Glycine riboswitch aptamer from Peribacillus asahii, 89 nucleotides, folded computationally. NCBI's taxonomy places the organism under Bacteria, Bacillati, Bacillota, Caryophanales, Peribacillus.
RNA sequence: AUGAAGGCAAGGGGAGAGACUACGUCAUGUAGCGCCGAAGGAGCAAACGAAGCUGUGAAUCUCUCAGGCAAAAGAACUCUUGCUGGACG
Numbered sequence: 001a002u003g004a005a006g007g008c009a010a011g012g013g014g015a016g017a018g019a020c021u022a023c024g025u026c027a028u029g030u031a032g033c034g035c036c037g038a039a040g041g042a043g044c045a046a047a048c049g050a051a052g053c054u055g056u057g058a059a060u061c062u063c064u065c066a067g068g069c070a071a072a073a074g075a076a077c078u079c080u081u082g083c084u085g086g087a088c089g
Base pairs, nucleotide, nucleotide: 006084007083008082009081010080011079012078013077018033020032021031022030023029034069035068036067040065041063042062043061047056048055
């Protein structure tokens, strides 16, 4: 001098599944049945380690605790801008 990964903020894009039934006051509430997975959470394969058992061990996979099933909101992920950061030379 260049300014990687990562982190934060703002804005854009962003799927799925009953506007189910009953009571009630549209949503929100209570009960019942049916579903979704991309907030969060949980689980594990190979591999590594270990005398052995325990252990580390990823996800958009699996589970559905939570969340969601008109719209709104939220939403993993992704793009742009800015700040931070300081890999690399």